[in-house]
Context: one part of a larger RNA
RNA sequence: GGACGAACGCUGGCGGCGUGCUUAACACAUGCAAGUCGAACGGGGAUAUUUAGAAGAAGCUACUUGUAGUGGACUUUAAAUAUUCUAGUGGCGAACGGGUGAGUAACGCGUGAGGACUUACCCAUUUCCGGGGGAUAACAGUUGGAAACAGCUGCUAAUACCGCAUAAGCCUAAGGGUUAAAGAAGUAAUUCGGGAAUGGAGAGACUCGCGUCCUAUCAGCUAGUAGGUGAGAUAAGAGCUCACCUAGGCUAAGACGGGUAACCGGACUGAGAGGUUGAACGGCCACAUUGGGACUGAGACACGGCCCAGACUCCUACGGGAGGCAGCAGUGGGGGAUAUUGCACAAUGGGCGAAAGCCUGAUGCAGCAACGCCGCGUGAGGGAAGACGGUUUUCGGAUUGUAAACCUCUGUCUUUGGUGACGAAACAAAUGACGGUAGCCAAGGAGGAAGCCACGGCUAACUACGUGCCAGCAGCCGCGGUAAUACGUAGGUGGCGAGCGUUGUCC
Numbered sequence: 001g002g003a004c005g006a007a008c009g010c011u012g013g014c015g016g017c018g019u020g021c022u023u024a025a026c027a028c029a030u031g032c033a034a035g036u037c038g039a040a041c042g043g044g045g046a047u048a049u050u051u052a053g054a055a056g057a058a059g060c061u062a063c064u065u066g067u068a069g070u071g072g073a074c075u076u077u078a079a080a081u082a083u084u085c086u087a088g089u090g091g092c093g094a095a096c097g098g099g100u101g102a103g104u105a106a107c108g109c110g111u112g113a114g115g116a117c118u119u120a121c122c123c124a125u126u127u128c129c130g131g132g133g134g135a136u137a138a139c140a141g142u143u144g145g146a147a148a149c150a151g152c153u154g155c156u157a158a159u160a161c162c163g164c165a166u167a168a169g170c171c172u173a174a175g176g177g178u179u180a181a182a183g184a185a186g187u188a189a190u191u192c193g194g195g196a197a198u199g200g201a202g203a204g205a206c207u208c209g210c211g212u213c214c215u216a217u218c219a220g221c222u223a224g225u226a227g228g229u230g231a232g233a234u235a236a237g238a239g240c241u242c243a244c245c246u247a248g249g250c251u252a253a254g255a256c257g258g259g260u261a262a263c264c265g266g267a268c269u270g271a272g273a274g275g276u277u278g279a280a281c282g283g284c285c286a287c288a289u290u291g292g293g294a295c296u297g298a299g300a301c302a303c304g305g306c307c308c309a310g311a312c313u314c315c316u317a318c319g320g321g322a323g324g325c326a327g328c329a330g331u332g333g334g335g336g337a338u339a340u341u342g343c344a345c346a347a348u349g350g351g352c353g354a355a356a357g358c359c360u361g362a363u364g365c366a367g368c369a370a371c372g373c374c375g376c377g378u379g380a381g382g383g384a385a386g387a388c389g390g391u392u393u394u395c396g397g398a399u400u401g402u403a404a405a406c407c408u409c410u411g412u413c414u415u416u417g418g419u420g421a422c423g424a425a426a427c428a429a430a431u432g433a434c435g436g437u438a439g440c441c442a443a444g445g446a447g448g449a450a451g452c453c454a455c456g457g458c459u460a461a462c463u464a465c466g467u468g469c470c471a472g473c474a475g476c477c478g479c480g481g482u483a484a485u486a487c488g489u490a491g492g493u494g495g496c497g498a499g500c501g502u503u504g505u506c507c
Base pairs, nucleotide, nucleotide: 001507002506003505004504006503007502008501009500010499013376014375015374016373017372018371019369020368021334026332027331028330030329031328032327035092036091037090040089041088043086044085045084046083047082048081049080050079051078052077053076054075059070060069061068062067063066099287100286101285108212109211110210111209112208113207114206117204118203119202122200123199124198125197126196127195128194130164132162133161139154140153141152142151143150144149169178170177171176183192184191185190213259214258215257220250221249222248225247226246227245228244229243230242231241232240263283264282265281266277267276268275269274289310290309291308292307293306312323313322314321315320340366342365343364344363348362349360350359351358352357379409380408381407382406389400390399391398392397413448415443416442417441418440419439423434451496452495453494454493455492456477457476458475462491463490464489465488466487472479473478
């Protein structure tokens, strides 16, 4: 000198774009963050219409004056049709998206290569969809329990479940063995689905070469250890696991141990070589209160799933239960220090759905903060009696200083009023959170907008007073003990400027 996710002190007008718990992977009140499909299914509710039934007001008619007939409002029951909502069964999604960096020195990451694999949704090609069955939730009844919830009996549906048939494929010792399926909507045409096989795309799993911090005041380490045969497991190769056999394997080119740390594209600095770093954005990995485990599924050993154990918090009728913000806001705590319990799904993207659409704290925006970068403004021109005041003085003056006053202008930003978007595309229409925002037009008036640090040398910038080795300054050298350009104040000057200085860290 440059840089920063910075902090602190003084000061502070506006806009655009970014960035914002670096500490306690500490504990969390509250709300929201993953649903969707009634065109898979049986129920249940609501509304409307129609039909059938029950009861039947006002009114009208008759007269024997309180009765009869007629009438049909309102109400109600059942059924059908239509629309709509949905607890449950079922499907898809929930393994994405979002967060954090604790662990990890490792095929974790980076780069290059490889063969023994898997793949829901998507695309292409070929082909099939025949015929049956038994349940079960919901529901009804009932039991236990404070609750969470659980049990028993009975009924019912399906694209839920299970046989049979068929068979390309797969296995094969070539005899054979084994393996499928589902319907829905529509008047219909047809559309959307279902099963199998082959290929693709994208995704994932695995293996290897090379690279990847400090420490030798860590020198030896290792029994599934190293290899073989066979078997098992897996989607798949393999000590991955197991039985048997061999006795190997690693290591001074640093094994083993200890410490530290997620890694990279990149970022900062530097002429470069290099050094430092890994905030934001992007890729990959790991984790989800701590430890362990599997289930479901194409995919998890699963942040807002399950089980067990531990710690903690909460409820309890004391028998037993509930919970997990390293999602978005927010709270306490820690800290030098880091924001709103905001708006919207309008756009982009995602999930589900035939669609309409629903959901989406992803995302788009707004709020707060000079935290950073960039841009703009705080006026411009004229104006010497070089005014007043201040400071200084050798008392003549010098300086502040064209600075001010004053004159002539301008209108950026600000203020007020008017107008008012692009972003909207998919289909004609409709559809904007931001936002009455940006922009544009008009009006008004210099009005509302400058500070901070330094001035001995390094280092641009000097005098006066106060103080008197005191008070104090200080990055280094060093200043201060009575004329201090070095302390404090004032005037002046220099530097930068909505900032300036200090501290911390890196080059």
RNAcentral holds the full RNA, with entries from SILVA.
A computed fold for a 507-nucleotide part of an RNA from an uncultured bacterium, annotated as small-subunit ribosomal RNA, 5' domain.
It matches the Rfam family "Bacterial small subunit ribosomal RNA". Gene Ontology terms of the family: structural constituent of ribosome and ribosome.